[in-house]
RNA sequence: GGACCGGUAGUUUAGUGGCUAUAACGAUCCGUUGACGUCGGAUAGGUCGAAGGUUCGAAUCCUUCCCGGUCCA
Numbered sequence: 001g002g003a004c005c006g007g008u009a010g011u012u013u014a015g016u017g018g019c020u021a022u023a024a025c026g027a028u029c030c031g032u033u034g035a036c037g038u039c040g041g042a043u044a045g046g047u048c049g050a051a052g053g054u055u056c057g058a059a060u061c062c063u064u065c066c067c068g069g070u071c072c073a
Base pairs, nucleotide, nucleotide: 001072002071003070004069005068006067007066010025011024012023018056027043028042029041030040031039049065050064051063052062053061
């Protein structure tokens, strides 16, 4: 330098154009317990890597760039 894959909550992730973006773990609170843990319930937490474009509508499609990984030279 070239090709491909990936970037979504604190972490791991689902979501291949249309309702207010999903779950688990973690955090906080409540219940349960003598207490801790387990278990049950609730709440908060995301401007979907950045910018631009297409579209009535974009996490999703297109372009450029940034970051990580694999392969080739």
The prediction has a mean pLDDT of 82. This is a predicted structure of a 73-nucleotide RNA (transfer RNA) from a Candidatus Nanoarchaeia archaeon. The organism belongs to Candidatus Nanoarchaeia, within Archaea. RNAcentral holds the sequence, with entries from ENA and MGnify. It matches the Rfam family "tRNA". By type it is a transfer RNA.